[in-house]
Molecule: c-di-GMP-I-GGC riboswitch aptamer
Organism: Anaerolineales bacterium
């Protein structure tokens, strides 16, 4: 160093609520903890959802969503093995 994930320090926020933006999937501010060793970045590629269109048991375009799954970049700590 990698790998792992004891322990110690702390982070982050699901679902609900409410405020707001959006045709909508959603997002964003706050409240809340389901939970998270990357629940931190990135929409690359699958899945999934939204809208609009078509020659419609299906395709096309453009958009959500990274806490779906996978890849990429980064990152605290330091026991076991």
């Nucleotide at each position: 160093c990698a790998u792992c994930g004891a322990a110690a320090a702390g982070g982050c926020a699901a679902a609900c609520c409410c405020g707001u933006c959006g045709c909508g999937a959603g997002g964003c501010g706050g409240g809340g903890a389901c939970g998270c060793a990357a629940a931190g970045u990135c929409a690359u590629g699958g899945a999934u959802c939204c809208c609009g269109c078509c020659a419609c048991u299906g395709g096309c375009g453009g958009g959500a969503c990274c806490g779906c799954c996978a890849g990429a970049c980064c990152g605290c700590c330091g026991a076991a093995g």